[in-house]
RNA sequence: UGCAUUCAUCAGGGAGAGCACUGUUUCUCAACAGUCACCGAAGGUGCAAACUGCUAAAAAAACGCAGUGAAACUCUCAGGUACCAGGACCUUAUGAAUGCA
Numbered sequence: 001u002g003c004a005u006u007c008a009u010c011a012g013g014g015a016g017a018g019c020a021c022u023g024u025u026u027c028u029c030a031a032c033a034g035u036c037a038c039c040g041a042a043g044g045u046g047c048a049a050a051c052u053g054c055u056a057a058a059a060a061a062a063c064g065c066a067g068u069g070a071a072a073c074u075c076u077c078a079g080g081u082a083c084c085a086g087g088a089c090c091u092u093a094u095g096a097a098u099g100c101a
Base pairs, nucleotide, nucleotide: 001101002100003099004098005097006096007095008094009093011091012090013089018036020035021034022033023032024031025030037081038080039079043077044075046073050068051067052066053065054064
């Protein structure tokens, strides 16, 4: 210097579902509490194959048990359901770390 990976930041793009109802506070926006109905893409939950271990007749192997174990799947705890905000993920740029050349 170049490439790759990870993390962070700016910018751009970025879905879904009630402008729900009742009460309180508030000039309003909005906040809180309650009631049902919904969404899945902040975060979080769960597990398939596989691997490991245990049990098991001399040994090995089955069944069974336990552990590790992914997601955009799953649950809907959290969050969200007009605008704003948020938003997984993608792209550009910048910075840091690691590895290779």
Notes:
Predicted 3D model of a 101-nucleotide RNA (Glycine riboswitch aptamer) from an Anaerolineales bacterium. The sequence was found by an Rfam model in a public genome assembly. The source organism's lineage runs through Bacteria, Bacillati, Chloroflexota, Anaerolineae and Anaerolineales. Its Rfam family is "Glycine riboswitch aptamer". About the family: This family represents the bacterial glycine riboswitch. Glycine riboswitches usually consist of two metabolite-binding aptamers domains with similar structures in tandem. The aptamers cooperatively bind glycine to regulate the expression of downstream genes.